[in-house]
Molecule: transfer RNA
Organism: sheep gut metagenome
């Protein structure tokens, strides 16, 4: 510099053929019991890396930058 992958809840992560964005873990509240833990049921919680286009709508499709891992030189 160049190429490849990826960036989405606190953490790992899904999200198909563009249609209002979700699991587990974690926190919370509530049950279950002498008590924890475990289980059981609820619930918070997201400017989807940045900034723009396209389009009736974009996590998604295009450009641009920015960040991690990888590889070439």
């Nucleotide at each position: 510099u160049c190429c490849a992958u990826g960036g989405u809840a606190g953490c790992u992560c899904a999200g198909u053929u563009g249609g209002u964005a979700g699991a587990g873990c974690a926190c919370c509240c509530g049950g279950c019991u002498g008590u924890u833990a475990a289980c059981c049921a609820g619930g918070u919680g997201g400017u989807c890396g940045u900034g723009g286009g396209u389009u009736c709508g974009a996590g998604c499709c295009c450009c641009u930058c920015c960040c991690a891992u990888g590889g070439a030189g």